[in-house]
Predicted 3D model of a 370-nucleotide RNA (Bacterial RNase P class A) from Demequina sp. Its mean pLDDT, the model's own confidence on a scale to 100, is 78. Its Rfam family is "Bacterial RNase P class A". Rfam describes the family as follows. Ribonuclease P (RNase P) is a ubiquitous endoribonuclease, found in archaea, bacteria and eukarya as well as chloroplasts and mitochondria. The source organism's lineage runs through Bacteria, Bacillati, Actinomycetes, Micrococcales and Demequina.

């Protein structure tokens, strides 16, 4: 200097003027007025997870069904986060993983190929027949072909030719030792009767785990009414409660279905939280603990905007200034923009998706100079 990898931060600021919303204080002719503080996001989006909270409800068991899937931690919890292990990719920094089980069972592996769970097409060796071409028998699975995958790999010996047939190394398996909380790793002994798989992001098995519904939850106040029919039932229990089913338990005198009529406004929930910021200690880290400090929207047809000026930022053009071999960068001048994705509605922790522009830190590789 170039090309990359990982993590984090910002998302304009100040002033004036006019106009909005909650709250506080003061005033009021009770209609409202004045002043002050504050007033959307990094994702507020998706509604994909997990909770807080509310109700069912004074509880239960089993089956079904759902979720997760290496180990250990963090957390209120999670399918999240952190660290590590194994496997794969990359020169590397790093990245990826639907990461338990194929010897419980079932299924599938198309086409090609001789054969995809009792293999032998070509080939190699050998014997027989034959003038020869060629034909038949036996052996073989090292070589070739097909394929995603075809009886572990490399080398040597051996053989009629070959083959773990034998040997060495590797791989695989068993046992032991060492290290580690653990998943696992390393070392060593033994084993060639040690080789025929793959697939569970197929069904399935195993381990762990799981009440339901949701702020349109749920309370309080106000308001308005018109009933009728059918069926069942009143302790021999109709109906109801619990995701579905079964059992069990409980409530229970009215209930279920249909037709028809009336009302539907206000208020709480609603913002002080598993909160923010700073700092010390502990921890590899996620994070935890202590101390200090702050008060930062709460609407309900749904508020936070317009204009002006300055600064910062971005784009384009110019440049006789500075640096530089140059490209270009800085400075200066002019013009323009202020635009992306986008908008709270009970709150919070995550994940995913969209996105203008800018900044910071660390690391890797290549080249050059000293």
């Nucleotide at each position: 200097u170039g090309a990359g990898c990982u993590g984090g931060c910002c998302a304009g600021g100040c002033g004036g003027u006019c106009g909005c919303g909650u709250g506080a204080u003061c005033c009021u002719u009770c209609g409202g007025g004045a002043u002050c503080c504050c007033g959307a996001g990094g994702a507020a989006c998706g509604u994909c997870c997990g909770g807080g909270c509310u109700c069912c409800g004074c509880a239960g068991a089993g089956c079904a069904g759902g979720g997760u899937g290496g180990u250990g931690g963090c957390u209120a919890a999670c399918g999240g986060c952190c660290a590590c292990c194994c496997g794969g990719g990359g020169u590397g920094a790093c990245c990826c993983g639907c990461g338990g089980g194929a010897c419980a069972g079932u299924g599938c592996c198309a086409c090609a190929g001789a054969a995809a769970a009792c293999u032998a097409c070509c080939g190699c060796c050998u014997c027989c027949g034959g003038c020869a071409a060629c034909g038949g028998g036996g052996g073989u699975a090292a070589g070739g072909g097909u394929g995603a995958a075809a009886a572990g790999g490399u080398g040597a010996g051996g053989u009629a030719a070959g083959a773990g047939c034998u040997c060495a190394c590797c791989g695989c398996g068993u046992c032991g030792c060492u290290g580690g909380u653990g998943a696992c790793a390393g070392c060593g002994u033994c084993g060639g009767u040690c080789c025929a798989g793959g697939u569970a992001a197929a069904c399935c098995c195993c381990a762990c785990u799981c009440g339901g519904a949701g702020c349109a939850a749920g309370g309080c106040c106000a308001g308005a009414c018109a009933g009728g029919a059918u069926g069942c039932g009143u302790u021999c229990g109709a109906g109801g409660g619990c995701u579905g089913c079964u059992c069990g338990c409980c409530c229970g005198a009215g209930c279920a279905u249909c037709c028809g009529g009336g009302u539907a406004g206000g208020u709480c929930g609603c913002u002080a939280g598993a909160g923010g910021c700073g700092u010390a200690c502990g921890g590899c880290a996620a994070c935890g603990u202590g101390c200090g400090u702050c008060g930062u929207a709460g609407a309900u047809g749904g508020a936070u905007g317009g204009c002006c000026g300055c600064c910062a930022g971005g784009u384009g053009c110019g440049u006789u200034g500075c640096g530089g071999c140059a490209a270009c960068g800085c400075g200066c001048g002019c013009a323009c923009c202020a635009g992306a994705c986008a908008g709270a509605a009970c709150c919070c922790g995550g994940c995913g998706u969209a996105u203008c522009g800018g900044c910071c830190a660390g690391c890797u590789c290549a080249u050059c100079c000293g």